[in-house]
Predicted 3D model of a 74-nucleotide RNA (transfer RNA) from a Candidatus Woesearchaeota archaeon. Rfam family: tRNA.

RNA sequence: GCUCCCGUAGUCUAGCCUGGAUAUGAUACACCCCUGCGGAGGGUGUGGCCGGGGUUCAAAUCCCCGCGGGAGCA
Repeated sequence: GCUCCCGUAGUCUAGCCUGGAUAUGAUACACCCCUGCGGAGGGUGUGGCCGGGGUUCAAAUCCCCGCGGGAGCA
């Protein structure tokens, strides 16, 4: 230098291919219930689509550029 893959809450992850309802679940944290206390269990809440641009009535999803990580080739 070229090619390919990946990037979603503090952490891990579903959804992305095939655009459309309030973005899924776990964990963490806060509060409450339960308990003699704690733990386990249950409930409620907090918090996210890497950045920019484009296409579209509508983009996490499609396209382009960039950034970051990984693999291969030279």
It was read from a public genome assembly.